This is a predicted structure of a 678-nucleotide part of an RNA (large-subunit ribosomal RNA, domain II) from an Oscillospiraceae bacterium. Its mean pLDDT, the model's own confidence on a scale to 100, is 85. NCBI's taxonomy places the organism under Bacteria, Bacillati, Bacillota, Eubacteriales, Oscillospiraceae.

[in-house]
Context: one part of a larger RNA
RNA sequence: UCCGGCGAGUUGCUAUAGUUAGCGAGGUUAAGGUAUUACGUACCGGAGCCGAAGGGAAACCGAGUGUGAAUAGCGCGUCUAGUUAGAUAUAGCAGACCCGAAACCGGGUGACCUACCCAUGAACAGGUUGAAGUGAGGGUAAAGCCUCAUGGAGGACCGAACCGACCCCCGUUGCAAUGUUGGCGGAUGAUUUGUGGGUAGCGGAGAAAUUCCAAACGAACCCGGAGAUAGCUGGUUCUCCCCGAAAUAGCUUUAGGGCUAGCGUUUUGACAGAUUACCGGAGGUAGAGCACUGAAUGGGCUAGGGGCAGAUAAUGUUACUGAACCCUAUCAAACUUCGAAUGCCGGCUAAUUGAUUCAAGGCAGUCAGACUAUGUGAGAUAAGUUUCAUAGUCAAAAGGGAAACAGCCCAGACCCGCAGCUAAGGUCCCAAAUGUAUGCUAAGUGGAAAAGGAUGUAUGAUCGCGAAGACAACCAGGAUGUUGGCUUAGAAGCAGCCACACAUUAAAAGAGUGCGUAAUAGCUCACUGGUCGAGUGGUCGUGCGCCGAAGAUAUAACGGGGCUAAGCAUACAACCGAAGCACGGGCAACGCGAGAGCGUUGGGUAGGGGAGCGUCGUACAGUAGGGCGAAGCAUCAGCGGAAGCAGGUGUGGACGAGGUACGAGAGAGAAUGCCGGA
Numbered sequence: 001u002c003c004g005g006c007g008a009g010u011u012g013c014u015a016u017a018g019u020u021a022g023c024g025a026g027g028u029u030a031a032g033g034u035a036u037u038a039c040g041u042a043c044c045g046g047a048g049c050c051g052a053a054g055g056g057a058a059a060c061c062g063a064g065u066g067u068g069a070a071u072a073g074c075g076c077g078u079c080u081a082g083u084u085a086g087a088u089a090u091a092g093c094a095g096a097c098c099c100g101a102a103a104c105c106g107g108g109u110g111a112c113c114u115a116c117c118c119a120u121g122a123a124c125a126g127g128u129u130g131a132a133g134u135g136a137g138g139g140u141a142a143a144g145c146c147u148c149a150u151g152g153a154g155g156a157c158c159g160a161a162c163c164g165a166c167c168c169c170c171g172u173u174g175c176a177a178u179g180u181u182g183g184c185g186g187a188u189g190a191u192u193u194g195u196g197g198g199u200a201g202c203g204g205a206g207a208a209a210u211u212c213c214a215a216a217c218g219a220a221c222c223c224g225g226a227g228a229u230a231g232c233u234g235g236u237u238c239u240c241c242c243c244g245a246a247a248u249a250g251c252u253u254u255a256g257g258g259c260u261a262g263c264g265u266u267u268u269g270a271c272a273g274a275u276u277a278c279c280g281g282a283g284g285u286a287g288a289g290c291a292c293u294g295a296a297u298g299g300g301c302u303a304g305g306g307g308c309a310g311a312u313a314a315u316g317u318u319a320c321u322g323a324a325c326c327c328u329a330u331c332a333a334a335c336u337u338c339g340a341a342u343g344c345c346g347g348c349u350a351a352u353u354g355a356u357u358c359a360a361g362g363c364a365g366u367c368a369g370a371c372u373a374u375g376u377g378a379g380a381u382a383a384g385u386u387u388c389a390u391a392g393u394c395a396a397a398a399g400g401g402a403a404a405c406a407g408c409c410c411a412g413a414c415c416c417g418c419a420g421c422u423a424a425g426g427u428c429c430c431a432a433a434u435g436u437a438u439g440c441u442a443a444g445u446g447g448a449a450a451a452g453g454a455u456g457u458a459u460g461a462u463c464g465c466g467a468a469g470a471c472a473a474c475c476a477g478g479a480u481g482u483u484g485g486c487u488u489a490g491a492a493g494c495a496g497c498c499a500c501a502c503a504u505u506a507a508a509a510g511a512g513u514g515c516g517u518a519a520u521a522g523c524u525c526a527c528u529g530g531u532c533g534a535g536u537g538g539u540c541g542u543g544c545g546c547c548g549a550a551g552a553u554a555u556a557a558c559g560g561g562g563c564u565a566a567g568c569a570u571a572c573a574a575c576c577g578a579a580g581c582a583c584g585g586g587c588a589a590c591g592c593g594a595g596a597g598c599g600u601u602g603g604g605u606a607g608g609g610g611a612g613c614g615u616c617g618u619a620c621a622g623u624a625g626g627g628c629g630a631a632g633c634a635u636c637a638g639c640g641g642a643a644g645c646a647g648g649u650g651u652g653g654a655c656g657a658g659g660u661a662c663g664a665g666a667g668a669g670a671a672u673g674c675c676g677g678a
């Protein structure tokens, strides 16, 4: 991992509801008993319980009663249906659908491991060092002292046994649930060790590490309380049919749990409901505005303040400041003189819809929601972020499109059909289906992106100049007063400053557009004439393009091929395209109908309701059947809407259906399930 077997809403009592049955103003027995009873038995037993009357705190009264002064008003009642049993559903109490803790408590068992202690024994090759003391000699007044011997001390030294465990390798499904090789520490001591004994779990022991107390110790192990408890995780077994949610509110030592409401289902009853048009309402959002509350721009005028004058005043003055007021231009979720669209409430009538509405009872599930669009808040006008509101989809929804892609677009799958029409989206090939017309784009733009930039290109508008010759190019002129004045070393059109930006000659020529010089000079422009002969220049807008444009494994920002349309815009006409619609056939549910039939409906998680299949047993009954072959097993081409059910053949070798009713240890693929096997 697979296969086989086992494996989870049960039982008792009580209550509630609908349901079936009995009796009915009544219903019913319990314990217990009787019987020539053993049966799904019959009969006694009325003790008790529920109901038939309520109201009041009660006294008490009673179809009424309580309140009250009341005969009023009002509250609760009266005008009948219950009760017993069965099965079903749910709840409560019990282990209460099953498995699962870590723990808690009680009583015991453990110191043969290990910690410490007690008693009594044992062990420590060999080698080294040479303390005290002592002796002799020297020395001293006597000592201390010195030398040489002797001596044999030590938690002394080296090192086996023994005890330990510092390092590396190997081992790590081991030789071993801690070992092996090599090196290593202690080795006369706080040493090691044998045997016997002691200390016990709310405890002992501890040279102290939460260390040890039998391979496990922040509180041992065994049995019991015990099926502890688990708002947590996992699992929970046949089929079909009808309907079908929620992820919200309030409260919660509450937030991943609950309770009530909301939303689902089912039963019964009622007869409403929704949308649109119309009518009548409430309102302060969007927008807008500045009349209030605040914010805030420039100006005018001005009280006051500051400065100055004056004597410290009066008073005057002021290129300072400046409330209020006036004009001007603004801003606001917690501003409003105003003010929509929607939405909301109520309603007559009409149209549409066609049970979508309401009430009471049974049973739920839901309280983690997700994204998209729109309106807000938080955040950074970040997030596949977060908090609300409105709508949609997913959740619980398959199908077609978006290459692939829960939440986007189209569209809601009862079953069958090798026929049809469409939606979104598409029609060169992959790959079903296309053409026409007129423009645009040259960037592979299409097939990612901003501020900004640009004689890209198409088109529109507008203003100049132009056959009295424009624009561009070429030829020629571009002068004089004058080197304007000032400044300056110089300043001559051209460092800088000033000006009325002058005047003259002219076809025209600035007191000068740029280059240039130390300053002049020189080149050039404006301006003018000529040559030429038709358009030329500016501004604003629109369409499509260009640049701006750098990323990490590989083209890699059309799905690919490829495309100059097979790109973009506009228009027209076709076609393809889904489980949509329509068509033919069939099934079911509901409604209508006397029926024939007709109409509508049939995606679905949690969940509610309904109808069935199958297993084992009991009764009829060991009945029908069965060695002319039962059950079981294997296999095969039958039937049914499913669970499933027949039949044939083989095997097997003795049992045993089907039906009706009743009763359950009644259906497995999952629980890191349990047991066995491969």
Base pairs, nucleotide, nucleotide: 001678002677003676004675005674006673011094012093013092014091015090016089017088019086020085021084022083023082026050027049028048032044033043034042035041054061055060064076065075066074067073097235098234100232104225105224106223107222108221109220115199116198117197118196119195120194121193122192123191124189126158127157128156129154133150134149135148136147137146138145162186163185164184166183167182170179201217203213204212205211210219238612239611240610241609242608243607248261249260250259251258252257262366263365264363265362266361267360268359269358270357273353274352275351276350277349278347279346280345281344287338288336289335293332294331295330298327299326300325304321305320306318307317308316309315369394370393371392372391373390374389375388377386378385399410400409401408414586415585416584417583420581421580425576426575427574428561429560430559434573435572436571437570438569439568440567446563452547453546456544457543458542459541460540461539462538463537464536465535473531474530475529476528477527479504480503481502484498485497486496510525514523515522587602588601589600590599591598592597613667615664616663617662618661619660620659625655632651633650634649635648636647638645639644